Small-subunit ribosomal RNA, 3' major domain from an uncultured bacterium, 469 nucleotides, folded computationally.
The RNAcentral record of the full RNA draws on ENA and SILVA.
Its Rfam family is "Bacterial small subunit ribosomal RNA". Gene Ontology terms of the family: structural constituent of ribosome and ribosome.
Context: one part of a larger RNA
RNA sequence: UGACGGGGACCCGCACAAGCGGUGGAUGAUGUGGAUUAAUUCGAUGCAACGCGAAGAACCUUACCUGGUCUUGGCAUGUACGGAAUUUUUUAGAGAUAAAAAAGUGCCUUCGGGAACCGUAACACAGGUGCUGCAUGGCUGUCGUCAGCUCGUGUCGUGAGAUGUUGGGUUAAGUCCCGCAACGAGCGCAACCCUUGUCAUUAGUUGCCAUCAUUUGGUUGGGCACUCUAAUGAGACUGCCGGUGAUAAGCCGGAGGAAGGUGGGGAUGAUGUCAAGUCCUCAUGGCCCUUAUGACCAGGGCUUCACACGUCAUACAAUGGUAGGUACAGAGGGUAGCCAAGCCGUAAGGUGGAGCCAAUCUCAGAAAGCCUAUCGUAGUCCGGAUUGUAGUCUGCAACUCGACUACAUAAAGUCGGAAUCGCUAGUAAUCGCAGAUCAGCAUGCUGCGGUGAAUACGUUCCCGGGUCU
Repeated sequence: UGACGGGGACCCGCACAAGCGGUGGAUGAUGUGGAUUAAUUCGAUGCAACGCGAAGAACCUUACCUGGUCUUGGCAUGUACGGAAUUUUUUAGAGAUAAAAAAGUGCCUUCGGGAACCGUAACACAGGUGCUGCAUGGCUGUCGUCAGCUCGUGUCGUGAGAUGUUGGGUUAAGUCCCGCAACGAGCGCAACCCUUGUCAUUAGUUGCCAUCAUUUGGUUGGGCACUCUAAUGAGACUGCCGGUGAUAAGCCGGAGGAAGGUGGGGAUGAUGUCAAGUCCUCAUGGCCCUUAUGACCAGGGCUUCACACGUCAUACAAUGGUAGGUACAGAGGGUAGCCAAGCCGUAAGGUGGAGCCAAUCUCAGAAAGCCUAUCGUAGUCCGGAUUGUAGUCUGCAACUCGACUACAUAAAGUCGGAAUCGCUAGUAAUCGCAGAUCAGCAUGCUGCGGUGAAUACGUUCCCGGGUCU
């Protein structure tokens, strides 16, 4: 000077408390450990690993295993020689590949040859998801969006260092005010950025429809007022009033206002910590392999299963299940695509072909909700696992190992021990919709809207953090 203390003082945070809903019990999904295996590729391991890398393992992916193959190599540059490139067919084989046959003779040219491409040979070399994240860059997590971390000059101290940055108030904030051997400054805070909430102007199609006609229908004429779209502005600043405070910073209340004291949300992450994570994104030092630790192919594996844990989905029902009727979103995607109407099928789906490069067409039916009916507390008209049969779709190919549909089957489960998690408002809870990845495959992830609560006395205690001592 720090760090630590079951030392002290002050302060903050869904940290506790007050509430609401869960997890821990069941079944399933998924990840991990362990076990197994020829292989079950590798990494991630308290918070900060475990629906994580993986925004999607049937082949491919794929790095693993078994077998079959290659050795200047699938890829790059250089040398020599040959051939245009390229296309098609046949045979053998699981394929990689091997053998054979046919077509084709292009472009530039100083007629020597050259450019691109292919093949052969030898060597320099290629190649490595091999090792080391404790050799590294870059990127990322975490404390933490916590309010801190420093510097110049001056002063003090023999010095390490101190001061400033401490103190009195105040703030979300080292935010601001006052004081002070300090005076200033930088990185952080805040603001500038995006979005949402109000209004105005401009614009009016593909959007909208108040008035006038018209129609099953904004369908058509018409209109751009309204909604909306998207560009530019305005608006909020403790600006105004009262109180309080030290006459300050500020705090409390009020007015006006769409919005009030950071309006809500996002992006933005200081100095540093953890030899944190990543050599399997990429880059890279060193080491190692070089007829193999490189390369190609087929099949298998990553999908196993006594068990243990994490994260989720669905339930155990009547605030519900089932059947019928009926209403209202937002945000997205679409040409190797989205696919309408109609018809066929119980359905998954098939057929069909209109429109659309989309404010035009389409995915697209939102669901919870509302109105009726029924069930009557039961392992049930709850719950849907499991299994059988028959099918649909994608795809060379669904056996290992896809999703979906119909019929049949109908398991555990009657609200969950110790313990433990999330959340303070359009939040929790609950309901559906879309997108990325993607041929196909979503209970995951990322977004979107609908319905919409309860509680916070307070800071003694648990946890974490900040300041002074």